[in-house]
RNAcentral holds the sequence, with entries from ENA, GtRNAdb and Rfam. The RNA shown here (transfer RNA) has 73 nucleotides and comes from Denitrovibrio acetiphilus DSM 12809. The source organism's lineage runs through Bacteria, Deferribacteres, Deferribacterales, Denitrovibrio and Denitrovibrio acetiphilus. Rfam family: tRNA.
């Protein structure tokens, strides 16, 4: 320098053919307990890596950039 993959909540990750942004763990509150843990119920937390474009509508499609992994040279 070139090819390919990945980037979504604090962490690990789903997200179907373009239409509701989600799960588990973690965090907070309540219940339960003599107390703790476990368990039950509820809650907060999002620039979907960044920008632009296409579209009535984009996490998803196109282009550029960044970070990271990998292959080739």
């Nucleotide at each position: 320098g070139g090819g390919g993959g990945u980037g979504u909540a604090g962490c690990u990750c789903a997200g179907c053919u373009g239409g509701g942004a989600g799960a588990g763990c973690a965090c907070c509150g309540c219940c339960c307990u003599u107390g703790c843990a476990a368990g039950g119920c509820g809650g907060g937390g999002g620039u979907c890596a960044g920008g632009a474009g296409u579209u009535c509508g984009a996490a998803c499609c196109u282009c550029c950039u960044c970070a990271u992994c990998u292959c080739c040279a």